[in-house]
Context: one part of a larger RNA
RNA sequence: GGCGCAUGGUGGAUGCCUUGGCAACAGGAGCCGAAGAAGGACGUGGGAAUCUGCGAUAAGCCUGGUGGAGUCGAUAACCGGACGUUGAGACCAGGAUUUCCGAAUGGGGGAACCCCGCACGACUUUCAAGAUCGUGUGACCGCCUGCUGAACACAUAGGCAGGUUGGAGGGAACGCAGGGAAGUGAAACAUCUCAGUACCUGCAGGAAGAGAAAACAAAAGUGAUUCCGUGAGUAGUGGCGAGCGAAAGCGGAUGGGGCCAAACCGUAUGUGUGUGAUACCCGGCAGGGGUUGCAUGUACGGGGUUGUGGGCCUUUGCGUGAUGGUUCUGCCGGACCAUCGAAGUGAGGUGCGGGCGUAUAGACGAACAGGUUUGGAUGCCUGACCGUAGAGGGUGAGAGUCCCGUAGUUGUAAUGCGUUCCGCCGCUUUGUGAAUGUGCCCGAGUAGCACGGGGCCCGAGAAAUCCCGUGUGAAUCUGCCAGGACCACCUGGUAAGCCUGAAUACUACCUGUUGACCGAUAGCGGAUCAGUACCGUGAGGGAAUGGUGAAAAGUACCCCGGGAGGGGAGUGAAAUAGUACCUGAAACCAUGUGCCU
Numbered sequence: 001g002g003c004g005c006a007u008g009g010u011g012g013a014u015g016c017c018u019u020g021g022c023a024a025c026a027g028g029a030g031c032c033g034a035a036g037a038a039g040g041a042c043g044u045g046g047g048a049a050u051c052u053g054c055g056a057u058a059a060g061c062c063u064g065g066u067g068g069a070g071u072c073g074a075u076a077a078c079c080g081g082a083c084g085u086u087g088a089g090a091c092c093a094g095g096a097u098u099u100c101c102g103a104a105u106g107g108g109g110g111a112a113c114c115c116c117g118c119a120c121g122a123c124u125u126u127c128a129a130g131a132u133c134g135u136g137u138g139a140c141c142g143c144c145u146g147c148u149g150a151a152c153a154c155a156u157a158g159g160c161a162g163g164u165u166g167g168a169g170g171g172a173a174c175g176c177a178g179g180g181a182a183g184u185g186a187a188a189c190a191u192c193u194c195a196g197u198a199c200c201u202g203c204a205g206g207a208a209g210a211g212a213a214a215a216c217a218a219a220a221g222u223g224a225u226u227c228c229g230u231g232a233g234u235a236g237u238g239g240c241g242a243g244c245g246a247a248a249g250c251g252g253a254u255g256g257g258g259c260c261a262a263a264c265c266g267u268a269u270g271u272g273u274g275u276g277a278u279a280c281c282c283g284g285c286a287g288g289g290g291u292u293g294c295a296u297g298u299a300c301g302g303g304g305u306u307g308u309g310g311g312c313c314u315u316u317g318c319g320u321g322a323u324g325g326u327u328c329u330g331c332c333g334g335a336c337c338a339u340c341g342a343a344g345u346g347a348g349g350u351g352c353g354g355g356c357g358u359a360u361a362g363a364c365g366a367a368c369a370g371g372u373u374u375g376g377a378u379g380c381c382u383g384a385c386c387g388u389a390g391a392g393g394g395u396g397a398g399a400g401u402c403c404c405g406u407a408g409u410u411g412u413a414a415u416g417c418g419u420u421c422c423g424c425c426g427c428u429u430u431g432u433g434a435a436u437g438u439g440c441c442c443g444a445g446u447a448g449c450a451c452g453g454g455g456c457c458c459g460a461g462a463a464a465u466c467c468c469g470u471g472u473g474a475a476u477c478u479g480c481c482a483g484g485a486c487c488a489c490c491u492g493g494u495a496a497g498c499c500u501g502a503a504u505a506c507u508a509c510c511u512g513u514u515g516a517c518c519g520a521u522a523g524c525g526g527a528u529c530a531g532u533a534c535c536g537u538g539a540g541g542g543a544a545u546g547g548u549g550a551a552a553a554g555u556a557c558c559c560c561g562g563g564a565g566g567g568g569a570g571u572g573a574a575a576u577a578g579u580a581c582c583u584g585a586a587a588c589c590a591u592g593u594g595c596c597u
Stems, first nucleotide, its partner, number of pairs: 001596009015582001016547002020518002022515007029507002031170002039101003042055003046079002049075003061095006070083003106115003116138007123130003140167002142164007174205001175203005185192001189239001215222002226253005236244002257499003260443001264302010279292001280289002282333006307477001309442004313437001314435005321340007341430006351424004355419006362410003368383005384401002386390001392404003448472007458484001479494005534541002554581001557568004
């Protein structure tokens, strides 16, 4: 020196474990913000730091409830000092306080800082100031009201003041809208595809959007919308390439329908016009009035809302709860208004009170002993018991009967939500049918058309239907639109106004449950003070580190050593469990020993 064997060191694999994750399901909740949010900075404890909580009332203040013996959060002890059965600490509900920055909003600004005006108050000197302090207030836009007020006479624009529980900013996904790629595929590539995707922007809600047929269909019928399955990879479309790709119908989920505009009537008012009794003043008769009229515009109220077309006007039938009043006067008839009654409704933010349910703290809650092994019994042996509870977790090893729980039962002062319950309250209605007509209305720069585009299965095609731009430009029910160019017949519908629950999508957040999900190089990047340390000018990138023991009982005391560390002694079941701590593989390094050289 090599090869073995043994014993160690180093190292941290493996096994076991889990405080953390991952993926779902069910229920809830689905917004917060100028009454200052989300997110931060700085403070705050008797004692340094960080985390948590809180805000100069600062690990907290007040009230109501629960609860019942200890408490003054964590790392994390120690010293000091307090509180509590006159109910503390803790938990739940409601309130108070809530520095500074931040939409940040008095002005500025390099966020958490600087500077100012006004009102009131405090303080200081001193009798009107301050150099100080406190409380409040002072951004912009919109809307409302008032005052002013140009070009330009009235006016308007503009300005000023006051009022304003209006807006702004944040938020994971889901939604609607405005913009809108490319890598790719086509085995190249240009139409095409990827894809109206990614991304940007705006806006909203707990859902959004859509929605009560100018719809489908086809000789038969359906009857708003949405979602699922099927129809169907069909019909189609397509350098007929790559690809893209419906609908009706059928089966289900849910189920709900309403309101205006117009004609006409009335009231108020503006403009034009008219006559002196024609018109008009609800009708008839009698009296009376004198611009009350007519035409047209505006505002408000009534009326009215449909496609076997509907409504209005005119005429007429039947009906109309009671009382009072009005309609120039009287009588008759009619019309209208108010109150009570009756009916309906709460689906346009319905609201108040009660009851009930539920959420946010809780409460009660069965049944085991002995022996034995052990450091320790939940193991083993023997004999019992409970079970509407043998889910789960903990306890010195596998515990139905030790502890917390579990099944089951039960509870709410306060606040939220729900309610097919009760009462109050609000709102609406109080008529309907028939006939008649050269009568009136039925959504206009609209529909349609031409040109240019987009969207539909549909790439301009024979290209309907739907939407936009430019131009042109109808009709009112004997009307108009659609049924895939167009025409006729037939059939279906009634555009150019508005609203609408449910079935559907999603999960930042809360509660509960589950897993042929992970178990520390795994599982979230993050089990550990992590979006941290660190890197980068910046956008941005982005780690590592879990385990003594049942209990610190964490080795008093002695010895060696400057110390580190070790040897005794002691604790413990164990110290080769000694805060470099469970197990402790391999590489690698030693010591002892055997053999070979």
Model confidence (mean pLDDT): 81 of 100. Large-subunit ribosomal RNA, domain I from Micrococcus terreus, 597 nucleotides, folded computationally. Lineage of the source: Bacteria > Bacillati > Actinomycetota > Micrococcaceae > Micrococcus. Its Rfam family is "Bacterial large subunit ribosomal RNA".